[in-house]
Context: one part of a larger RNA
């Protein structure tokens, strides 16, 4: 390079957005690049391959031929790609009537619980364990009733349910604001799709300064435990969890499944619209678009499953993969304060 392939076996960037590049809907004209038929000329000879011939055969040798493919003229063809030009509305968008939702930022509010502090009542324990100790407590604990003050999370409702491009997003109101989805039928008219590079955003830990610190707890430190016990249990507890601002850029960031299109049997839920039988009216039974589970025909799979939300059957376009260890290592480079992240081998050896 052809190639196989990329749920679980090596392999989907963790996700959007987008310049350049690849691909692209329907009609009809125009060129003729690309494609296609024809003719010339040329790609040395030997070789190869095919017919015929000579050495007694064969190896060899010698004579004619041609395949396939390339390249340059030249001379048609116009189906398909591209080009011109001109037109259509199915893909895409705009504008409209609606509608849904923890979408997202601010800001204000609210009760339950924790934990300190005071105050009262009241007097011996109390609080953990497999059973204890450390601890706390007559300087009055625990437990009960009152009252303050802090900070953090938001029971039920809750769900196979909603929403977002992921990460994610829930106590209540309020203000900007992003976005999907239906339903009508007005406007553009191919304005799409996919994307190396770049750009955005981007759980937890960590990190920088500056706040805040109820509970929770890495770290440390006491008791137990056991041959030991730098563990699990217990008592304590700092950083660090919470906010502002800035950094970092990783996760088993997962549906272990890349995006877009079309197409291929069903059945039974749920969520949003819209439509219609009926009806005084709103349910209920039915239909059609979008989204979300199960179940399962065909087909695929190694098998286990997957099956209109496909892992089927096809195209387009991007990533990756190519025996295990050595290695996500060493060097360089590039970011980073740093932690470290991205890129990424080789000897050896099985």
């Nucleotide at each position: 390079u052809u190639g196989c392939g990329c749920g679980u076996a090596a392999a989907g960037c963790g996700u959007c957005u987008u310049c350049a590049g690849g691909u692209g809907g329907c009609u009809u004209u125009u060129u003729a690049a690309g494609u296609u038929c024809g003719c010339c000329a040329u790609c040395a000879a030997a070789u190869c391959c095919c017919a015929g011939g000579g050495c007694u055969c064969a190896a060899c040798c010698c004579u004619g031929g041609a395949c396939a493919g390339g390249c340059u003229g030249u001379g048609g063809a116009a189906a398909c790609u591209a080009c011109c030009a001109a037109g259509c509305u199915g893909g895409a968008g705009u504008a409209u009537a609606g509608u849904a939702g923890g979408g997202g930022c601010a800001g204000a509010g609210g009760g339950a619980a924790u934990u300190u502090u005071u105050g009262g009542u009241g007097g011996a324990g109390c609080g953990g364990u497999g059973a204890a100790a450390u601890g706390c407590a007559u300087a009055g604990a625990g437990a009960u009733c009152g009252a303050a003050a802090a900070g953090a999370a938001c029971a039920c409702c809750a769900u196979c349910g909603g929403u977002g491009a992921a990460a994610g997003c829930a106590c209540u109101c309020u203000a900007c604001u992003g976005u999907g989805c239906c339903g009508a039928c007005a406007c553009u008219g191919a304005u799409a799709u996919u994307g190396a590079g770049a750009g955005a955003a981007g759980a937890a830990a960590g990190c920088u300064a500056g706040g805040g610190g109820a509970g929770c707890u890495a770290a440390u430190g006491g008791g137990a435990u056991u041959a030991g016990a730098u563990g699990c249990c217990c008592c304590a507890g700092u950083a660090g969890u919470c906010c502002u601002a800035g950094c970092c850029g990783u996760a088993a960031a997962u549906g272990a499944u890349g995006g877009a299109u079309a197409c291929u049997a069903g059945g039974c839920g749920c969520u949003g619209u819209a439509c219609g039988u009926a009806u005084c009216g709103a349910c209920c039974a039915g239909u059609g678009c979008a989204a979300u589970a199960c179940u399962g025909u065909a087909g695929c799979u190694a098998a286990c499953g997957c099956g209109u939300u496909a892992a089927g059957u096809a195209u387009c376009c991007c990533g990756c993969c190519u025996g295990g260890g050595g290695a996500g290592u060493a060097c360089g480079u590039u970011c980073g304060c740093a932690a470290g992240a991205a890129u990424g081998a080789a000897a050896c050896u099985c």

This is a predicted structure of a 350-nucleotide part of an RNA (small-subunit ribosomal RNA, central domain) from Pueraria montana var. lobata. Model confidence (mean pLDDT): 86 of 100. Rfam family: Bacterial small subunit ribosomal RNA.